Predicted 3D model of a 358-nucleotide RNA (Bacterial RNase P class A) from uncultured Dyella sp.
Taxonomically the source falls in Dyella (Bacteria, Pseudomonadati, Gammaproteobacteria, Lysobacterales).
The prediction has a mean pLDDT of 78.
It matches the Rfam family "Bacterial RNase P class A". Rfam classes the family as a ribozyme. Rfam describes the family as follows. Ribonuclease P (RNase P) is a ubiquitous endoribonuclease, found in archaea, bacteria and eukarya as well as chloroplasts and mitochondria.
The model forms 91% of the base pairs in the Rfam consensus.

[in-house]
């Protein structure tokens, strides 16, 4: 100098004016005074996981959704930690839905001759067969049948690499070594996995599962406008008693039934009020265990709780960054709680600390 990883801060002090919760005091009340506390690392997106609440629920299965290397952490997770493997980087490190396409089905643009138990465009060969030459044989020629995946070219991908042999030319066609698949054994690791050895197969079983699908595991639904308690006025419901047997309706008439009156009782719901409501998987130190995530112990602390929503504005000095020779000027991010936690993701001016690499 360039870079990697982790942690943290994200304005300070004073004054003036103002706002909300709670407590105390004053006041008939409206309100006033004093005190107290008053946003974040993301309060955001609402994408996962839990607590809490109500409903449902014997158990199991189907459907649907999610997760997917191993071990651990945790209340739980799709999160975190450590490890394995693969890819990238000189490196510190970073990234990965990372089970299965020898159960089945499907898909593959363009290019290319050929793309799935593959294929002959150029090239090579043409031993064998054919034709020509020659009287014939030998030899030579043609490139007709045909052979050939070594070379060129196309492609993301063309049936393993090097060498020797072999051949007409070639080819795991044969062999050696390397690589690969399968099986067995040994020892390391809890495991994923890796190492070593032996045997075996001439050798790909091509790609794709955030394609259907298969396998394993997990998942009941709704959400604080959840839910609980109190509960009017007015209207309405159920029941009992009393009174009149009056009126009206049903009916031709009687009985009967219903409605209308007064009093009492009962329970439901609405407005409204109270609660849930913030002391909690809490925060801060120290110690111990663990590589770590994290756990345990001791001590201390209390840090918003409104219900249409307060947490703000201005001034001065200082800090920080940029510009300027200077005086000075400009800027100081992203953003705003609503039941509460654990994560992830996204936004963020500027700055600090630590470890490490080249």
């Nucleotide at each position: 100098g360039a870079g990697u990883c982790g942690g943290c801060c994200g304005g300070g002090c004073a004054g003036u004016c103002g706002c909300g919760u709670c407590g105390c005091g004053c006041g008939c009340a409206a309100g006033c005074g004093c005190g107290u506390c008053g946003a974040g690392g993301a309060a955001a997106g609402u994408c996962c996981g839990g607590g809490c609440u109500c409903c449902a629920u014997a158990g199991g299965g189907c459907a649907g959704g999610g997760u997917g290397c191993c071990a651990g952490g945790u209340a739980a997770c799709g999160c975190c930690u450590g490890g394995g493997c693969a890819g990238c980087g000189c490196g510190a490190g970073c990234u990965g839905a990372c089970g299965g396409c020898c159960a089945g089905u499907g898909c593959a643009a363009c290019a290319g001759a050929a793309a799935g138990c593959a294929a002959a465009c150029c090239g090579c060969c043409g031993a064998u067969g054919g034709c020509c030459u020659c009287a014939a044989a030998a030899g030579g020629g043609c490139a007709c049948a045909g052979g050939u995946a070594a070379g060129g070219g196309u492609g993301a991908a063309a049936c393993g690499g090097u060498g020797c042999g072999g051949u007409a030319a070639g080819a795991g066609c044969g062999c050696a070594c390397c690589g690969c698949g399968c099986g067995c054994g040994g020892g390391g690791a809890c495991a994923a996995c890796g190492c070593c050895g032996c045997g075996u197969g001439g050798c790909a079983c091509g790609g794709u599962a955030a394609a259907c699908c298969c396998c394993a595991c997990c998942c009941g639904g709704a959400g604080c406008a959840a839910g609980a308690c109190c509960g009017a006025a007015u209207a309405g419901g159920g029941g009992a008693a009393c009174g009149a047997u009056a009126a009206c309706g049903c009916g031709g008439c009687c009985c009967g039934c219903g409605u209308u009156g007064u009093u009492c009782c009962c329970g439901g719901g609405u407005a409204g009020g109270u609660u849930g409501c913030u002391g909690g998987a809490g925060c801060c130190a120290g110690g111990c265990g663990g590589u770590g995530a994290c756990g345990c112990c001791u001590g201390g602390c209390c840090g918003a709780g409104a219900g249409g929503a307060a947490u703000g504005a201005c001034u001065g000095c200082c800090g920080c960054g940029c510009c300027g020779c200077a005086a000075g000027g400009c800027g100081u991010a992203c953003a705003g709680a609503a039941c509460c936690c654990g994560g992830c993701u996204u936004a963020u001016a500027g700055g600090c600390c630590g470890a490490c690499u080249c």